[in-house]
Molecule: transfer RNA
Organism: Methanomassiliicoccaceae archaeon
RNA sequence: GGGCUCAUAGCUUAGACAGGUAGAGCGCCUGGCUCAUAACCAGGUGGUCGCUGGUUCAAAUCCGGCUGGGCCCA
Numbered sequence: 001g002g003g004c005u006c007a008u009a010g011c012u013u014a015g016a017c018a019g020g021u022a023g024a025g026c027g028c029c030u031g032g033c034u035c036a037u038a039a040c041c042a043g044g045u046g047g048u049c050g051c052u053g054g055u056u057c058a059a060a061u062c063c064g065g066c067u068g069g070g071c072c073c074a
Stems, first nucleotide, its partner, number of pairs: 001073007010026004020057001027045006050066005
């Protein structure tokens, strides 16, 4: 220098192929249960979807550029 791939909640991640209300588990908070803790049960709490621009009525999703991680080629 070239190619591929990944980036979504505090953590692990689904959703992208096929554009249409952003989900789950864990965590955290409150309550219940218990002599008490854990476990269990109920409720609650969470995201400018890496940044930027474009296409579109509408973008996590499609397109361009950039940043960072990983792999390969030279």